[in-house]
Description:
The RNA shown here (transfer RNA) has 72 nucleotides and comes from an uncultured Bacillales bacterium. Model confidence (mean pLDDT): 80 of 100.

RNA sequence: GGCUCCGUAGCCAAGAGGCUAAGGCAACUGACUGCAACUCAGUGACCGUGGGUUCGACUCUCACCGGAGCCU
Numbered sequence: 001g002g003c004u005c006c007g008u009a010g011c012c013a014a015g016a017g018g019c020u021a022a023g024g025c026a027a028c029u030g031a032c033u034g035c036a037a038c039u040c041a042g043u044g045a046c047c048g049u050g051g052g053u054u055c056g057a058c059u060c061u062c063a064c065c066g067g068a069g070c071c072u
Stems, first nucleotide, its partner, number of pairs: 001071007010025003018055001027043005048064005
């Protein structure tokens, strides 16, 4: 330098154009308890950044940023 893949809550992770963005762990709040633990209920993300396409984008596309791998 070229090619491929990935970037979604504190961590892991689904979602693949249409509405309120699943789930698990952790955290916090409440209930329960004499206090805790367990259990139950609840709380949190506009999806790496900036453009483009579209009635509509996390989802397609372009550039850039970051990470992993392969080739030279």
Record summary: It matches the Rfam family "tRNA". About the family: Transfer RNA (tRNA) molecules are approximately 80 nucleotides in length. Gene Ontology term of the family: triplet codon-amino acid adaptor activity.